The part of an RNA shown here (large-subunit ribosomal RNA, half B) has 1161 nucleotides and comes from Berkelbacteria bacterium GW2011_GWE1_39_12. Model confidence (mean pLDDT): 85 of 100. The sequence was found in a public genome assembly. Taxonomically the source falls in Candidatus Berkelbacteria (Bacteria, Bacteria candidate phyla).
Context: one part of a larger RNA
RNA sequence: CUUUCCCAAAGGAACUCGGCAAUGUAACGGGCGUAACUUCGGGAAAUGCCCUGCCAGCGCGAGCUGGCCGCAGUUAAAGUAUUUCAGGCGACUGUUUAUCAAAAACUUAGGUCCAUGCGAACCAUUAUGGGAUGUAUAUGGGCUGAUGCCUGCCCAGUGCUAGAAGGUUACGGGGAUGGCUGACGACCGAAAGGUCCAGGCUUGAACUUAAGCCCUAGUAAACGGCAGCGGUAACUAUAACCGUUCUACGGUAGCGAAAUUCCUUGUCGGGUAAGUUCCGACCCGCACGAAUGGCAUAACGGUCUGAAAACUGUCUCUGGGAAGGGCUCGGUGAAAUUACAAUGCCGGUAAAGAUGCCGGUUACCCGCAGCAAGACGGAAAGACCCCGUGAAGCUUUACUAUAGCUUGAUAUUGGGUCAAAGUUUUGAUUGUAUAGCGUAGGUGGGAGCCUUCGGGCGCCAAUGUAACACCACCCUAUCAAAACUUUGCCUCUAACCCUCGAAAGAAGGGACAGUGUCAGGUGGGUAGUUUAACUGGGGCGGUUGACUCCUAAAAUGUAACGGAGUCGUUCAAAGGUUGGCUUGCCCUGGAUGGAAACCAGGGUGAAAGUGCAAACGCAUAAGCCAGCUUAACUGCAAGACUUACAAGUCGCGCAGAUGCGAAAGCAGGAGUUAGUGAACCUCUACAUUGUUACGAGACAGGUAGAGAUCAUCGGAUAAAAGCUACUCCGGGGAUAACAGGCUGAUCGCGCCCAAUAGUCCACAUAGACGGCGCGGUUUGGCACCUCGAUGUCGGCUCACCCUAUCCUGGGGCGGUAGUACGUCCCAAGGGUUUGGCUGUUCGCCAAUUAAAAGGGUACGCGAGCUGGGUUCAGAACGUCGUAAGACAGUUCGGUCCUAAUCUGCUGUGGGCGUGGAAACUUGAGAGGCGCUUGACCUAGUACGAGAGGACCGGUCAGGACGAACCUCUGGUGUACCAGUUGUUCUACCAAGGGCAAUGCUGGGUAGCUAUGUUCGGAAGGGAUAACCGCUGAAAGCAUAUAAGCGGGAAGCCUCCCUCGAGAUGAGGUUUCAAUAUAGGUUCCCGAUAGACGAUCGGGUUGAUAGGCCAUAGGUGUAAGAUCCGUAAGGAUUUCAGCCGAGUGGUACUAAUAAACCAAAA
Repeated sequence: CUUUCCCAAAGGAACUCGGCAAUGUAACGGGCGUAACUUCGGGAAAUGCCCUGCCAGCGCGAGCUGGCCGCAGUUAAAGUAUUUCAGGCGACUGUUUAUCAAAAACUUAGGUCCAUGCGAACCAUUAUGGGAUGUAUAUGGGCUGAUGCCUGCCCAGUGCUAGAAGGUUACGGGGAUGGCUGACGACCGAAAGGUCCAGGCUUGAACUUAAGCCCUAGUAAACGGCAGCGGUAACUAUAACCGUUCUACGGUAGCGAAAUUCCUUGUCGGGUAAGUUCCGACCCGCACGAAUGGCAUAACGGUCUGAAAACUGUCUCUGGGAAGGGCUCGGUGAAAUUACAAUGCCGGUAAAGAUGCCGGUUACCCGCAGCAAGACGGAAAGACCCCGUGAAGCUUUACUAUAGCUUGAUAUUGGGUCAAAGUUUUGAUUGUAUAGCGUAGGUGGGAGCCUUCGGGCGCCAAUGUAACACCACCCUAUCAAAACUUUGCCUCUAACCCUCGAAAGAAGGGACAGUGUCAGGUGGGUAGUUUAACUGGGGCGGUUGACUCCUAAAAUGUAACGGAGUCGUUCAAAGGUUGGCUUGCCCUGGAUGGAAACCAGGGUGAAAGUGCAAACGCAUAAGCCAGCUUAACUGCAAGACUUACAAGUCGCGCAGAUGCGAAAGCAGGAGUUAGUGAACCUCUACAUUGUUACGAGACAGGUAGAGAUCAUCGGAUAAAAGCUACUCCGGGGAUAACAGGCUGAUCGCGCCCAAUAGUCCACAUAGACGGCGCGGUUUGGCACCUCGAUGUCGGCUCACCCUAUCCUGGGGCGGUAGUACGUCCCAAGGGUUUGGCUGUUCGCCAAUUAAAAGGGUACGCGAGCUGGGUUCAGAACGUCGUAAGACAGUUCGGUCCUAAUCUGCUGUGGGCGUGGAAACUUGAGAGGCGCUUGACCUAGUACGAGAGGACCGGUCAGGACGAACCUCUGGUGUACCAGUUGUUCUACCAAGGGCAAUGCUGGGUAGCUAUGUUCGGAAGGGAUAACCGCUGAAAGCAUAUAAGCGGGAAGCCUCCCUCGAGAUGAGGUUUCAAUAUAGGUUCCCGAUAGACGAUCGGGUUGAUAGGCCAUAGGUGUAAGAUCCGUAAGGAUUUCAGCCGAGUGGUACUAAUAAACCAAAA
């Protein structure tokens, strides 16, 4: 020093985030007595009060009466509630993160919704199985969470359920149409060959076809949601009221600054001296609200919050004691760590914080015990942050799949009746513009046809686009029949299924179900993945290709999240050519006519115009007008520019064909520079090549086109979003948060100018508009050390420094009468409070004070403490998000490791040196101390109208701080004394011992101690600061200064106290020794000393320790005996007995004996 304990004066939570911790209360004893509230059960052991030993007598007993002792009678121990008031949350008992969270989380009884009729739903891998040997009072799932009062409105969205009229829709069915080919045959042709056709290949329309989706409803104790603006009342304010917009509906009851309220410590009230917490209210609810339940609520809670009583070492403010460790000795004997070490301090420098570099300075060599400021100490390839075309888990209306579910087709799969639909065939029927006798379907033939012999119809004529009789072939539409195909209702039994049965079989279901294949739907249930980059960290925001200008530094080129704009086209003329013309603005004049229409003249000179941005061009015009036109051509291309590549740009000239022009000529788009996209893939056109033996066909290649906000624009895929605080890995100080560094915008302080305020007057004081600095405490900027780790706010402890001074000290000025005060100068010696609230720093408040100064030190200090805040994992509220989840929002809870090698620091030794020693000293140097108030006297004086009220000087009493001490007051005092409970032992009685925390209790010597006692800061001297002076020139004056001489502060140097000659500069004085010794040590007894060494006392010539004697002092009257009493007990002997450390004495015991070190003149 530490761990575990014991005790504590006065105060009593002042401690602290918080009464944490530790006291205290204390009885499965007795007797009384017990509130609010209440679900009437509770609450309740509420709270609170009294008794308790021993002896004798009595009583069946509970107990009663009397007596006795003590500070204390459940006397110890075990066992065993502290209580009360109020609030939040959760009803309760229970459960949970084994190993940082026990809770408000989970569960719960109760409520409600949904599913499920039994071969049940649901679970499960086929099967077997669970559900259940159960059957809707059952089972499964979701939400809520006892109880009481209740549970509002919204069905637009998303789900779920129901519906089936319509729309859409897959496979399948169906087979229209187109294409290719084309035998035999026919026709044409002189032939070559062509045309038609069966068949084959291919294409695959209408139509048919389920669920789903669209659609129509229902449903919120399904997921969820539940507005805004303006105006209005006879004070003001407010708005019962009115208007308007939007909506699916606009939040009802209740509650409300709340586990929810940002602003906010809201406002008011209560409690407190003082209340960011708490309680009660208010209501402008950032952002309560009704089973994601709302509001109450007795009881309950190792819950959270506030208050109180009692109690205390939590604290003021610490002290003493016990045991274990630590220390020394003996035994045994690790670990992390470790580039090397010959391992100081200050200033500087340096990858920006140096034991190791530079310059100073300090320091003889080496241990031991300690402390932790540093070694950016140890430990763990940072968990925060960023990065990785890293990982994993989770989510979803990301993408793509998929189990499952569902729907249809088809197979297993059969019989029958009826109905419906489609196709084909047959038969029958059908057809109205106007005109026309009139209901004209079309085409061809056609002058006749039918007849009951009466005639009728037609031709003809007329009308009309078309003309009718009759015959033939068809079209539109309808009906009937048959065949075929499909569908629907019903039915049968034999597949198949189920039950019973050993089986045969029987009952039931039944071509359904089930199962296979194909197809549609649904499908985070499951899986694989994606989810950009730049970036003064990342995210949010912005941007990403092209054109123009500036930046750009007179070639070209040139960056930034530098400063400004534009493009993702347009034009058949806005192209080509030939010819012609000159704009704009201003002034003057001129009918209507005006500022501006047209005409004329003049001036200016490109200011106009150019399809669009800007720049550069352009009058010979590239601007404007007109004629004719298509060079907005085909095939090429010398040579250059640009350039990583890929791209991009210009282009002489040749050939062909063309336009304009008389011609020379010009023309391969547009005054120029933007108007864009590589490959792959698909398609179209054209010509033609290849492969498949040839041919046909198909496919591939070629040329020219088409399909990209592939705009993240050199384009990862046809196809892609999020969360992680449950996280993980690899990296980064290439990159953030802390700290340092640089900077100093901001910040703080100062100075200059001086408008103005100050009655007057800039400068007693204040100082605008501006300007210039200093500092490195704020907020920042930068990203330089550190990410193979530099622990972060606040508090505690301990501090060291600065001065821009809060107090105290000295001064100047004042708009200084005095007292008080303002401002400035000097000054850093010392000092600079306690509480309430909050995690707070800060701040507000209460009460003091001489004053309650500001900063730095890794926002000093976690290998010193704390852990309230922040910042892991749990949980809740509000809000956001579909969700996973998120929030510099809130709330409850939540592991702080390290044994010290070096430096440093505090102590304490050894060695050697100083010629050997002993004693006494000097003092270079270092450290300590350093504060201040009140009262009184001078003096109610100076001053002042008064009120008030001094300087200077003197005296007394304090506070805080410090040192020493223990006489007093107290504390402790575990080897002192006494009392006493239980038990055991000494055979028993008596008397004692042990144990129960020293058993408990009452006292207490020495020692150690504070709260106790005494003392301290000073006075004085010297040199000074600001300031005030004397004499005095330069400068005949003036001037405190230039020469000279003074005064002047708690500050400086002394004075005072401590250390101090390793002060290697090792000092001095006295004595001793050096012709065998001075002196010292070992060793022994010890303590006024002490971790060990050391120091000090003593060692027989001795009082050093023990013992003994005496005594101080403590306790409080021993034992034994006698007497009294029935006994407990009392009295006397006896102020006795006992007694650790104190004081004095006394050799009884032990300090015996011995050894070692010690120089040269």